[in-house]
RNA sequence: UACUCAUUAAGAGUUGCAGAGGAAGCUAGCCGAGGAAGCAACAGCAACCUAUUAAAUUAGGUGCUACUAGUAGGGGUAAUAUUACCUAUCAAUGAGAA
Numbered sequence: 001u002a003c004u005c006a007u008u009a010a011g012a013g014u015u016g017c018a019g020a021g022g023a024a025g026c027u028a029g030c031c032g033a034g035g036a037a038g039c040a041a042c043a044g045c046a047a048c049c050u051a052u053u054a055a056a057u058u059a060g061g062u063g064c065u066a067c068u069a070g071u072a073g074g075g076g077u078a079a080u081a082u083u084a085c086c087u088a089u090c091a092a093u094g095a096g097a098a
Stems, first nucleotide, its partner, number of pairs: 003096006013042005021031002043065003047062005074087005
């Protein structure tokens, strides 16, 4: 880098450094000097895997800690007719095999 499988409307933040952007991407909006992204420390949440336990116990390897993956987009069904549900594409995380 690409492939397969599973999950993605729940949950969980403070401090310090730093100094203007950010949430993958197009859309309209949103957050941000009352401090964005990033880095570090400590703390927390609990999705996957490994070992272990009487046990969803304990330990470890990743991961995560604004707003449904923030909304919408392709297709289908229904309808109280710009709404709801299902599904696909894309994205993220974990595991596996290359």